A computed fold for a 73-nucleotide RNA from uncultured Oscillochloris sp., annotated as transfer RNA. Lineage of the source: Bacteria > Chloroflexota > Chloroflexales > Oscillochloridaceae > Oscillochloris.
RNA sequence: CUCGCUGUAGCUCAGCAGACAGAGUGCCGCCCUCCGAAGGCGGACGUCGUCGGUGCAACUCCGGCCAGCGAGG
Numbered sequence: 001c002u003c004g005c006u007g008u009a010g011c012u013c014a015g016c017a018g019a020c021a022g023a024g025u026g027c028c029g030c031c032c033u034c035c036g037a038a039g040g041c042g043g044a045c046g047u048c049g050u051c052g053g054u055g056c057a058a059c060u061c062c063g064g065c066c067a068g069c070g071a072g073g
Base pairs, nucleotide, nucleotide: 001072002071003070004069005068006067007066010025011024012023013022018056027043028042029041030040031039049065050064051063052062053061
């Protein structure tokens, strides 16, 4: 320098056009318990990397840029 993949909750990831964006785990509160753990119930947290474009509608498609990983030279 070129090409490819990835970027979504604190963490690990799903969602690949359709309505308020989800799961596990973690966190907080309550119940339970002599106290914890486990278990049960409830709750909070997301500018979907960023800037634009297409479209009635974008996390999803297209382009630029940024970051990480890999391959080639």